RNA sequence: GUCCCCAUCGUCUAGCCCGGUCAGGACACCACCCUUUCACGGUGAGAACCGGGGUUCGAAUCCCCGUGGGGACGCCA
Numbered sequence: 001g002u003c004c005c006c007a008u009c010g011u012c013u014a015g016c017c018c019g020g021u022c023a024g025g026a027c028a029c030c031a032c033c034c035u036u037u038c039a040c041g042g043u044g045a046g047a048a049c050c051g052g053g054g055u056u057c058g059a060a061u062c063c064c065c066g067u068g069g070g071g072a073c074g075c076c077a
Stems, first nucleotide, its partner, number of pairs: 001073007010027004020057001030044004050066005
């Protein structure tokens, strides 16, 4: 330098290919319940689409540019 892959709650992730519900789940945190207490368990709440642009009635999803991370190849006279 070229190409490929990845980026979503605090963490791990589903959804992306094939656009349409208030973006779902587990764990953690918080509140309440349960318990003599703790743990376990139950209920509930808060919490996320890397940035910008485009297409579209509608974008986490499709396209382009960029940022960050990983990988492959190449150069190193």
Source information
The RNA shown here (transfer RNA) has 77 nucleotides and comes from an Opitutia bacterium. It matches the Rfam family "tRNA". By type it is a transfer RNA. It was read from a public genome assembly.